[in-house]
RNAcentral holds the sequence, with entries from MGnify.
Predicted 3D model of a 365-nucleotide RNA (Bacterial RNase P class A) from uncultured Sphingomonas sp.
Rfam family: Bacterial RNase P class A. By type it is a ribozyme.
Its mean pLDDT, the model's own confidence on a scale to 100, is 76.

RNA sequence: AGAGGGUCGGGCGGCCGCGUCGCAUUUCGGUGCGCCGAGGAAAGUCCGGGCUCCACGGAACGACGGUGCCGGGUAACGCCCGGCGGUUCCGCGCAAGCGGGAUCAGGGACAGUGCCACAGAAAGCAGACCGCCACGGUUUCGGCCGGGCAAGGGCGAAAGGGUGGGGCAAGAGCCCACCGCGGGCCCGGCAACGGGAACGGCACGGCAAACCCCACCGGGAGCAAGACCGAAUAGGGGCGGCAUAUGGGCCUUGUUCCGGCCCGUCGCCCGGGUUGGUUGCUGGAGGCUGUCGGCAACGGCAGCCCGAGAGGAAUGGCCGCACAUCGCGUUCGCGCGAGGACAGAACCCGGCUUAUAGACCCUCU
Numbered sequence: 001a002g003a004g005g006g007u008c009g010g011g012c013g014g015c016c017g018c019g020u021c022g023c024a025u026u027u028c029g030g031u032g033c034g035c036c037g038a039g040g041a042a043a044g045u046c047c048g049g050g051c052u053c054c055a056c057g058g059a060a061c062g063a064c065g066g067u068g069c070c071g072g073g074u075a076a077c078g079c080c081c082g083g084c085g086g087u088u089c090c091g092c093g094c095a096a097g098c099g100g101g102a103u104c105a106g107g108g109a110c111a112g113u114g115c116c117a118c119a120g121a122a123a124g125c126a127g128a129c130c131g132c133c134a135c136g137g138u139u140u141c142g143g144c145c146g147g148g149c150a151a152g153g154g155c156g157a158a159a160g161g162g163u164g165g166g167g168c169a170a171g172a173g174c175c176c177a178c179c180g181c182g183g184g185c186c187c188g189g190c191a192a193c194g195g196g197a198a199c200g201g202c203a204c205g206g207c208a209a210a211c212c213c214c215a216c217c218g219g220g221a222g223c224a225a226g227a228c229c230g231a232a233u234a235g236g237g238g239c240g241g242c243a244u245a246u247g248g249g250c251c252u253u254g255u256u257c258c259g260g261c262c263c264g265u266c267g268c269c270c271g272g273g274u275u276g277g278u279u280g281c282u283g284g285a286g287g288c289u290g291u292c293g294g295c296a297a298c299g300g301c302a303g304c305c306c307g308a309g310a311g312g313a314a315u316g317g318c319c320g321c322a323c324a325u326c327g328c329g330u331u332c333g334c335g336c337g338a339g340g341a342c343a344g345a346a347c348c349c350g351g352c353u354u355a356u357a358g359a360c361c362c363u364c365u
Base pairs, nucleotide, nucleotide: 001365002364003363004362005361006360007359008358011321012320013319014318015317016316018037019036021034022033023032024031025030039342043353044352046351047350048349049348050347051222052221053220054219064218065217066216067215068214069083070082071081072080073079084106085104086103087102088101089100090099091098092097107213108212112211113210114207115206116205129153130152131149132148133147135146136145137144138143161179162178163177164176165175166174180202181200182199185196186195187194188193226279227278228277229276236270237269238268239267240266241265242264247263248262249261250260251259286305287304288303289302290301291300292299293298323340325338326337327336328335329334
């Protein structure tokens, strides 16, 4: 210096101010005193729950969405811990290998469909551009055609196992050894998986953060959820009293007449809603310490502690003293100046992600 993890994230004192609560006082408007008063992310609202209301007879299947190696932790999770496997980096070692770190949407590619850019002759029932070659044909003796081949070259992310040997006209799992691969077997492990011997000449390229298949999970909305109290005024209903036409409206149809119903006011009662008030509202999967179990995540037990509860929303400012940091000057003693990040509760928890000046601790290089 870099990487990973953890803790803190301004301190002390004084003055003024703001908010809830308690007490006192009050001319009911307030006033005084006292206690307490943001975070590790209060953020994004991305997951998982508690709580509340709504919906719902049960089960199965389907659709849609999500999750996806194995085991464990947890109230639960897409989170956390441990392990396995792949990829990659570092160290040690001649090597086989051993040790450590990082990282992975890490189920299934013989259920089916689809895709594989560019380049390249050929990209999925393989193919033959350059190339190699007995044989046959032809020849102007340079070659050319037919045929055999896929080692070497070339293209590509990928060309139908790899290395070595044999073999052959040239070649090729054509044959052999080792490695890889395949299905079954044995051993170890709860499992993912690992190890082993024999067999098989090799088939089955890759992509599922393409559709899809399989397994598992999933009702919806959110504290402005929801519950309670409840004025004035306006409006609705009921009962009763008074007034009841000179007016208006309606009773299909222009006009008229007759008839019916309604429209008024006062009092009492009932129920719903708005403003408002109360509640939900913070003691909880809570924190700290010790101890025990566990590799760990975490769990058991014991003791102690209570730490904002506002609500259109308080948590702020000034001064002094030292301190971290930065700049300038320096006679290296220090002096002068700047100055402490990201951000800010709104029902509550567990996670993840993102932002974060600086300080300290641990591990690795």